[in-house]
RNA sequence: CUGCGAUAAAGGCAAACUCGUCGUGAGGCGAGGACGCAAAGCCACGGGUCUUACGCAGACAGCCGGGCUGCCGAA
Repeated sequence: CUGCGAUAAAGGCAAACUCGUCGUGAGGCGAGGACGCAAAGCCACGGGUCUUACGCAGACAGCCGGGCUGCCGAA
């Protein structure tokens, strides 16, 4: 450096649900809350699912693949 991912250490994220708020909606954001996560960090590029006021319109990165970036170091 590449691969790999401990019943390791440090630190991190936060599902369902509740409240507030924005949105027609899927959902987003904030707070609480932890089911989980080694990229559950970021990007809608391919597939997929979902929404719609049906528009060359949108949502999901915690569905799968891909790209970029990144903490730790046992076997």
A computed fold for a 75-nucleotide RNA from Rubrobacter sp., annotated as c-di-GMP-I riboswitch aptamer. The coordinates come from a structure-prediction model, not an experiment, and the mean pLDDT is 90. The sequence was found by an Rfam model in a public genome assembly. It matches the Rfam family "c-di-GMP-I riboswitch aptamer". Rfam links the family to the GO term cyclic-di-GMP binding. NCBI's taxonomy places the organism under Bacteria, Rubrobacteria, Rubrobacterales, Rubrobacteraceae, Rubrobacter.